[in-house]
RNA sequence: UCCGGGGUCGGUGUAAGUCCGAACCGGCGGUUAUAGUCCGCGACCCGCAAGCCAUCAGGACCCAAGUUAUUUGGGGCUUGGCGGCGAACGGUUGAAUCGGUGAAAUUCCGGUACCGACAGUUAAAGUCUGGAUGGGAGA
Numbered sequence: 001u002c003c004g005g006g007g008u009c010g011g012u013g014u015a016a017g018u019c020c021g022a023a024c025c026g027g028c029g030g031u032u033a034u035a036g037u038c039c040g041c042g043a044c045c046c047g048c049a050a051g052c053c054a055u056c057a058g059g060a061c062c063c064a065a066g067u068u069a070u071u072u073g074g075g076g077c078u079u080g081g082c083g084g085c086g087a088a089c090g091g092u093u094g095a096a097u098c099g100g101u102g103a104a105a106u107u108c109c110g111g112u113a114c115c116g117a118c119a120g121u122u123a124a125a126g127u128c129u130g131g132a133u134g135g136g137a138g139a
Base pairs, nucleotide, nucleotide: 001139002138008022009021010020011019023127024126025116026115027041028040029039030038036114037113045091046090047089051085052084053083055081056080057079058078059077061075062074063073064072065071096112097111098110099109100108118130119129120128
C1' cells in the first nucleotide's frame, strides 16, 4: 500500500430485493491436483482483562505567596467510586454426497444436494440499508 461477491423475472399482498417459484454469489492460509461444504484463520457477538482516558471524593507530599494563626494558589503522586475505550487470552461461529479420470482430487469433470453474523425494515433478508471512509485473516 492492497485486501468480499451477489436480487433479475414472475406470484401473493395495503405493504416483500425479506414470503413463494425460478435466479445470483462464494474472504484468507493449507492440501500428493485447483475447495463456500476437508484442516485451520478472519469478520459479528459474549466472557475475562493488562493498560489508557475522563471525572468525583479522600490522603500524605512538593513548590509559590503571605504569615507565624494557619490560609490561598499551583503541581505531580496515591487510594477509592461512577463512566468510556481496550491489547493479549478464552468462548461462540454454517454447510456434501454419488459417479468418472488419475499415482494422487470430500479440491478437477459430470450429476444431485446443502450453507450463509448482528441491527434495521409497512412482512420474515447470504443478495437492500446500517455499524463500516470500521475491523481483520492475509497478500

The RNA shown here (FMN riboswitch aptamer (RFN element)) has 139 nucleotides and comes from Paenarthrobacter nitroguajacolicus.
The sequence is in RNAcentral, with records from MGnify.